[in-house]
RNA sequence: GGCGAAGUAGGACGCAGCGCGUUAAGUGCCGCAGGAUGGGAAGUUGCCUGCGGACGAAGAGCCUCGGCUCGCGGUGCUGCAUCCGCAUCCGUUGCC
Numbered sequence: 001g002g003c004g005a006a007g008u009a010g011g012a013c014g015c016a017g018c019g020c021g022u023u024a025a026g027u028g029c030c031g032c033a034g035g036a037u038g039g040g041a042a043g044u045u046g047c048c049u050g051c052g053g054a055c056g057a058a059g060a061g062c063c064u065c066g067g068c069u070c071g072c073g074g075u076g077c078u079g080c081a082u083c084c085g086c087a088u089c090c091g092u093u094g095c096c
Base pairs, nucleotide, nucleotide: 001096002095003094004093005092010084011083012082014080015079016078017077018076019075020073021072022071029053030052031051032050033049034048035047039090040089041088059070060069061068062067
């Protein structure tokens, strides 16, 4: 020098555990502001946080009335398995 590879934030799907809501928060959608993001630089899709806006729901049973159970929510977190995962420059690594 040439040709490959790995690794972020995170995403999809499944299982398990512990919660939250069911007196409607959360999820999803839109806008604004801020933040973090392969080992380094820089930064986008994406992610997180805050604020605002629109939309919007599934409860039931038992009962000692304090709870329990079964559901429901495009519900939160954690763990595990599989798959996907940053254009560019440098770095790491394999072969030549």